The RNA shown here (Bacterial large signal recognition particle RNA) has 270 nucleotides and comes from an Acidimicrobiia bacterium. Of the family's consensus pairs, 91% are formed in the model. The RNAcentral record of the sequence draws on ENA. Rfam family: Bacterial large signal recognition particle RNA. Rfam's curators write: The signal recognition particle (SRP) is a universally conserved ribonucleoprotein involved in the co-translational targeting of proteins to membranes. A source record names the gene ffs. Model confidence (mean pLDDT): 80 of 100.
[in-house]
RNA sequence: UCGUGCUAAGCGGGGCGCUAGGGGUGCCCUGAACCCGAAACCCUCUACAUGCGGGGCCGAACCCCCCGUCCGAGGGCUCGUCGAUCAUCGGGUCGAGCGCCGGGCACGUGGUGUUGAAGGUCGGGUCCUGCGCGGCGGGACGCCGUGAACCGGGUCAGGUCCGGGAGGAAGCAGCCCUAAGCGGUCGUUUCCGGGUGCCGCAGGAGCGCCUGACUGGAGCCGUCGGUCCGGAUGGCGCCGGGGGUCGCGGCUCGACGGCGGGGUGCACGA
Numbered sequence: 001u002c003g004u005g006c007u008a009a010g011c012g013g014g015g016c017g018c019u020a021g022g023g024g025u026g027c028c029c030u031g032a033a034c035c036c037g038a039a040a041c042c043c044u045c046u047a048c049a050u051g052c053g054g055g056g057c058c059g060a061a062c063c064c065c066c067c068g069u070c071c072g073a074g075g076g077c078u079c080g081u082c083g084a085u086c087a088u089c090g091g092g093u094c095g096a097g098c099g100c101c102g103g104g105c106a107c108g109u110g111g112u113g114u115u116g117a118a119g120g121u122c123g124g125g126u127c128c129u130g131c132g133c134g135g136c137g138g139g140a141c142g143c144c145g146u147g148a149a150c151c152g153g154g155u156c157a158g159g160u161c162c163g164g165g166a167g168g169a170a171g172c173a174g175c176c177c178u179a180a181g182c183g184g185u186c187g188u189u190u191c192c193g194g195g196u197g198c199c200g201c202a203g204g205a206g207c208g209c210c211u212g213a214c215u216g217g218a219g220c221c222g223u224c225g226g227u228c229c230g231g232a233u234g235g236c237g238c239c240g241g242g243g244g245u246c247g248c249g250g251c252u253c254g255a256c257g258g259c260g261g262g263g264u265g266c267a268c269g270a
Stems, first nucleotide, its partner, number of pairs: 001270006010057002012030005020046005034055004064263007074253004079249002082247005088241004097236002100231006107225002110221003119215008127204006133197002136193005141187002143184004152177004160169003
């Protein structure tokens, strides 16, 4: 140096979380990422801690191990007189900061108006009172029906009673009628009532609203913006406090990857 067979190593790593601490299961990042089994009131370990049990592949080098350096996904700290934003707690005042509330103007704008604005005159309605009429409800009267075991009427079969007889008496059922009562119904009838009326008449009140006619002859209204006056118990802005989210910066851990350097076997045979 070559060949054969083995072995150590390797077959992922990292951040957060958990833990006294190291790993793993969990969440996340990275990415070529052997298989099976158990693991959150968890599994396995103890600083040579960087998993446990079983199986497989590869195998001493491009491949395993170490050092330096660059790049840097992603995470952590909650570090910052930093920036943005969100909600919150406390304080406080101006009205010439914004917003809010009340009012004025009528500049813009919108609507409306010569198919006639504002204003004026007259009238009607809406409101009140009285009367009338209607309607509704109730009562009375009239009408119809019904309506009494006996204690209402008429007629009273049968039976009863009186009489020598002729005859007489009371009278149940039935039938007819009726009283109070009950029911119904209609009415040029009558009385009473009202949260009654697209009704009529008369009177009043009122000037708000609606509406008609006449007059009048160009404005009227004020949404939104503007502007002016006034207010304010406080919604912001202001001062102070802590917090959430995002960004930037700082510190820190750091996968993947690039570059440079170094290290690591055993046996047999030739």